[in-house]
RNA sequence: AAAAAAUGAGGAGCGCCAGGGCUCGGACCGUCCGGUCCGAGUUGACGAGGGGGGGGAGCUCGGAUCAUCGGCGGGUGACCCCCGGUGCGCCACCACCGUGAAAGGCCAGCCAAAGACGGUCAGCGAUGACCGGGACAAAUGGGCCGGGUGGCAAGA
Numbered sequence: 001a002a003a004a005a006a007u008g009a010g011g012a013g014c015g016c017c018a019g020g021g022c023u024c025g026g027a028c029c030g031u032c033c034g035g036u037c038c039g040a041g042u043u044g045a046c047g048a049g050g051g052g053g054g055g056g057a058g059c060u061c062g063g064a065u066c067a068u069c070g071g072c073g074g075g076u077g078a079c080c081c082c083c084g085g086u087g088c089g090c091c092a093c094c095a096c097c098g099u100g101a102a103a104g105g106c107c108a109g110c111c112a113a114a115g116a117c118g119g120u121c122a123g124c125g126a127u128g129a130c131c132g133g134g135a136c137a138a139a140u141g142g143g144c145c146g147g148g149u150g151g152c153a154a155g156a
Stems, first nucleotide, its partner, number of pairs: 014073004019069001020043010046062003052082004083098005089152005104145004117132006
């Protein structure tokens, strides 16, 4: 230096928690229900998709839904600049994009997890972790249509 094996970590709907919700305990109030305060806990985004470099601001798509509320940090989206690509060779401008480098239109329907249902484990509990069978998106992606101006060079 390379290769192999093992282990661990891991990529952004991600991480966190001082408000709020919920639980347990204590004190006080209260006829039960319950209320207030304190303490200890718990909850707080389900996947799909997404990265040329820099910058500031802070972000796509749908599923579910009683808070996925509220907030903090971050952030692959968008914008601006640079670089690069495409628009028949080169250059400039313009437009659209990001190395898989075309926006837009139409068509088809490829693709999910949670939730729900049935269970297991941990916890007094709120709740958490996990298993099973089956299901359901949109964007992206796929197919078809769909491409500039000026100058220069070269060819006919």